Notes
The RNA shown here (transfer RNA) has 73 nucleotides and comes from a Candidatus Caenarcanales bacterium. The sequence is in RNAcentral, with records from ENA and MGnify. Its Rfam family is "tRNA". RNAcentral records the identical sequence in 2 taxa.
RNA sequence: GCACUUGUAGCUCAGUGGAUAGAGCAACCGCCUUCUAAGCGGUCGGUCGCAGGUUCGAGUCCUGCCAAGUGCG
Numbered sequence: 001g002c003a004c005u006u007g008u009a010g011c012u013c014a015g016u017g018g019a020u021a022g023a024g025c026a027a028c029c030g031c032c033u034u035c036u037a038a039g040c041g042g043u044c045g046g047u048c049g050c051a052g053g054u055u056c057g058a059g060u061c062c063u064g065c066c067a068a069g070u071g072c073g
Base pairs, nucleotide, nucleotide: 001072002071003070004069005068006067007066010025011024012023013022018056027043028042029041030040031039049065050064051063052062053061
């Protein structure tokens, strides 16, 4: 330099172009327990990497850029 893959919550990841973007873990609160752990219930947490485009409607499709990874040279 070229090709491909990935980028979504603090972490690991889901998410047919159409519901208020979700799960597990973590954090916080409560229940339970003599206490802790475990268990149970709840809460919080997101400009979906950045900027444009297409569309009635984009996390999803297209373009450019950025970052990480793999392969080739």